[in-house]
RNA sequence: AUCUGUAAAUCGCAAAAUAUUUGAAAGAAUAUCACGCAAAACUAUAGGGUCUAAGGCUUGAAAAAGCUAUGACAGCCAGUUUCCGGA
Numbered sequence: 001a002u003c004u005g006u007a008a009a010u011c012g013c014a015a016a017a018u019a020u021u022u023g024a025a026a027g028a029a030u031a032u033c034a035c036g037c038a039a040a041a042c043u044a045u046a047g048g049g050u051c052u053a054a055g056g057c058u059u060g061a062a063a064a065a066g067c068u069a070u071g072a073c074a075g076c077c078a079g080u081u082u083c084c085g086g087a
Stems, first nucleotide, its partner, number of pairs: 002087004012037002017032006035075001041080003047077002049073003055068005
C1' cells in the first nucleotide's frame, strides 16, 4: 500500500415502536429501547437515486387534480477519511 472481518480487545453508533417538542409535509431533536452496523463516521449548491409539495405554475365554476425543491433522506448506491485484528 492492497485485500479482508473467522477468533480476541477497546471505544462507539442506534432501526422499529412509544412519549414529548418541532415542521405545511417529508423529516428532525430529546428520552426509553436494542433491529442491526467496522465505517450506521463525514459529504445532500459540484454523481445517481428516494421521500415530501408549503410556496409557485397549469387545468378546473368549485371541490380538487397534475407538475415543480428552494425542503429532506448518508441505516439506498456512491465519494472521502478512519480504530482493532488477519492475509